[in-house]
Order: sequence, then C1' cells, then structure tokens
RNA sequence: CAAGUUGAUCGGGUGAUCGCGUCCUGCCACGUUGCAGGAUGAGGAAAGUCCGCGCUCCAUAGGGUACGGUGCUGGCUAACAGCCAGGCGGAGUGAUCCGACGGCAAAGUGCAACAGAGAGGUGCAUUGCCCUUCAAUGAAGGGUGAGGGUGAAACGGUGCGGUAAGAGCGCACCGGCGUCUGUGGUGACACAGGCGGCCAGGCAAACCCCACCGGGAGCAAAACCAAGCAGGAACAAGGGGCGGCCCGUCCCGAUACGAGUUCCGGGUAGGUUGCUAGAGGCGUCGAGCAAUUGGCGUCGUAGAUAGAUGAUCACCACCCGCCGCUGGCGGGAACAGAACGCGGCUUAUAGAUCAACUUGAGUC
RNA sequence: GGGUGGCUAGCUCAGUUGGUUAGAGCGCUUCCCUUACAAGGAAGAAGUCAGGGGUUCGAGUCCCUUGCCACCCA
Repeated sequence: CAAGUUGAUCGGGUGAUCGCGUCCUGCCACGUUGCAGGAUGAGGAAAGUCCGCGCUCCAUAGGGUACGGUGCUGGCUAACAGCCAGGCGGAGUGAUCCGACGGCAAAGUGCAACAGAGAGGUGCAUUGCCCUUCAAUGAAGGGUGAGGGUGAAACGGUGCGGUAAGAGCGCACCGGCGUCUGUGGUGACACAGGCGGCCAGGCAAACCCCACCGGGAGCAAAACCAAGCAGGAACAAGGGGCGGCCCGUCCCGAUACGAGUUCCGGGUAGGUUGCUAGAGGCGUCGAGCAAUUGGCGUCGUAGAUAGAUGAUCACCACCCGCCGCUGGCGGGAACAGAACGCGGCUUAUAGAUCAACUUGAGUC
Repeated sequence: GGGUGGCUAGCUCAGUUGGUUAGAGCGCUUCCCUUACAAGGAAGAAGUCAGGGGUUCGAGUCCCUUGCCACCCA
C1' cells in the first nucleotide's frame, strides 16, 4: 500500500420566527378548554411480538396426569431458547466464522417415491466368473455379492494366503464401533494401552425414550367515581373459584316471598389511579480470562389517550457534481417513530469514525 | 396496545403419517353444432404453492424468519 476479519461509537450542530403535548409559577371575568413567563419533550432499533422476567387479577399458585418448550460441558443472571469461557464436528492459507450438537445394535414402532436383480431383514443371480449334465457358438441345474450397472443410500479399505470361481473364509496393517484400565481435566472430552467380534447403515425440525423447565390470563390486566340497561338460570346426591382432566383446597349456602353467591345475557366508551426512580445511566476502585458482580461518588432523563415531540430561514460541519478553483454555484443526507416497564434475540438502516488482528506485495 | 387464524390457477376451494409431472368447479381460448346467439359436445392454456433460509435423498406439507390480510378484547 492492497485485500479482508472482529469489536466498539456516532447517526448532524448552533441561532431566529411560528406552532403542539406535559409540568411548575403568577394573574383574571376561575376555564380538565383563558392569558403571561419558565422548564422539559423519541430510538439504536421506539419495529416484529419471537423468548424471558417484574407487576396486576384469579387462592400465598398446591400434587398428579395430559400438553408444550429446551437439549454438548461449566459458569453468569431476576429469568431465558440470552451472554461468557471451553469441548467436539465443519468451512477458510489465515485472522476468524458456522452448528436444534442427548438417544435409532445393545427400549419399542414407523418411513425410504422413481430407478434397480435386490432397500432393512438378512435377503438379491440381470450381466459377469466358475462347476456339472445334455441332442453343445446353445440350453438346463447349481455355486459365487469379489467385477459391471441402478440409486441419495447396496453393509469396511489395501495386500498376501486360500478356492473350481469367490467371499473377513484366514492372517497382517489401517479406519471405524463397543468395552476395560491408566493419566490429565470440575466437566464435555482428550491421550496411551489391552480385549472383542468383522459390522451393527440413514431419518427423532417421524412417533417415541431420557433429563430439565413451565398454573392461566394479560395494563383494553386490575381498582375506584360518574352515567346507563332487560332480564334469565342454578344452588345439598349442590353451585362456583379452576379456562384440559383428576385429586386437594377455598368461598357461598338448609327455609320463605326478602335476600345472598355464581354463571349467561344486556348497558356504558366519560374521568381518576395503575404511569414511570428502575434488575437505571455515567465515572472510579476492587474480584473474575470473560460474561458478570461488590464498594464509593455523581446525574435526573417523555408520559400522550385519537394520540404532542413539527415547519421555515440563516450559518457551520459532511458527501456529490460543475465552473472562470485560497473560492463560487447547485444538489443530497438512511431506516424509522414511544403507549406499563425491563433483559435479550431477529429484522430494516444513507453515511462517518476508532481500535485490534490476518494474508499478500514493496522499502529500510 | 394485546391475542388468534389464514395466504395454493383470474375467482371459490381440495391436497391423506413428506414421494415421481400439484388437482376440482366456475371463468378464459380454439374447434364442432346453429341462419345467428344461448345451452350442449371436444380439445387446450393458465401456478416462483406469499418471499427467504434450514432439516431431509426428496418440502405445498416439518422447523425458523420476513411480509400481507381477516377476526376478537374493557
């Protein structure tokens, strides 16, 4: 210098004018609605709603089963399908990246179209090779899974022996599987040695098995005020909370013309609370490889309800083009927008900056 | 805001534990029949199975993700 890999940050700034929401202060003719002044007012994803948690109600959320989810190991966390560190497998020269990565011989079941001789149990003889017989360029019977061919997949590879021809049929080496022992590691696992039988294949994002986790609904939850409407049903061999089922538990309820509890139906769409100080941000010191966490200091940072957060102009900064080039003119600037909050993941995103590392070339 | 379901030919829908080349009705095109039209008969065309990725030998079907549409709630 060129090509890349990973991580992090920003994603316009200042001023003026007009306008909007919330809050505070003051004034008045007191208005959720007036006037004046002040403060404050979107994001890295606010998005998708894919996970997890707080919070609210149903019982302080109990047991079993069904159903659903997760799936290498260890750690972090409020929790997770997230993150960090590692193991194993794969891709790349490399930095580095990707992986739903428990179990299909030793629980069971299922699937494999077409092609092919034969597709999951042990079988298959189309061609080829070999043997026997006969009426002999052929035919029939038998042996052989080594060679050819089909297929996504045909049941270890090489060599020697062996045989009529062959075959783990036998042996040696290699690969793979299982098991035992030792060493290292918390562990996944790795390494070394011994033994076994020569094969036991693929699919569990197929049923299923194993381990672990999960009660349901969601701020339109839920509570209160105001306004408004139409009732009906069940209630002891009971009704309901409990919205999969069973158990268990809790609430109501035994006497009379009243009422209570629960369910179904009907009505309202106004206001208040929930509503933002929270697993919070930043700095520093310490623990830890890291994720993360402890101490101390410091900061105040939106709460709308048909939904405010906007528009115009000027200058500066950035990018592009043109010209008469210390400058001038014109143009551009993404994705997108809170609605109870938070931790993640995923997706969209013009452009700019920084750090570490890799490969190649050159110079000293 | 929260929750649930769906997307297959121009329209309405099927598609069976994943299997060869995805079907049906209406509609469309051409021909026959008729003086002509309708009806009828014969033949034919028409699909990125909403987009992308994964699992698998193989995906409309199973899994993940993105987009669009519809319905429900106090």
The prediction has a mean pLDDT of 76.
Predicted 3D model of RNase P RNA and transfer RNA as a complex of 438 nucleotides.
Rfam match: Bacterial RNase P class A. It is annotated as a ribozyme.